This is a predicted structure of a 74-nucleotide RNA (transfer RNA) from Cantharellus appalachiensis.
The source organism's lineage runs through Eukaryota, Opisthokonta, Fungi, Dikarya and Cantharellus.
The coordinates come from a structure-prediction model, not an experiment, and the mean pLDDT is 80.
Rfam family: tRNA. The family's RNA type in Rfam is transfer RNA.
RNA sequence: ACAUCUUUAGCUAAAUUGGUUAAAGCAUUUGCCUUCGAAGCAAAAGAUUAUGAGUUCGAAUCUCAUAGGGUGUU
Numbered sequence: 001a002c003a004u005c006u007u008u009a010g011c012u013a014a015a016u017u018g019g020u021u022a023a024a025g026c027a028u029u030u031g032c033c034u035u036c037g038a039a040g041c042a043a044a045a046g047a048u049u050a051u052g053a054g055u056u057c058g059a060a061u062c063u064c065a066u067a068g069g070g071u072g073u074u
Stems, first nucleotide, its partner, number of pairs: 001073007010026003019057001028044005050066005
């Protein structure tokens, strides 16, 4: 340099070939429990779906550009 894959919550990660309000686990916070903790139980908060644009009635999903990361070739 070229090709290809990938980017969703602090971490891991799902989302039916575009459909209404984006799951879940761990972690965090609060409460219960306990003499106090840990464990356990219950609940809460946390996502402009990497960034920008386009297509569409409707985009995490399709298209383009940019950025980060992985792999291969030179």
The RNAcentral record of the sequence draws on ENA.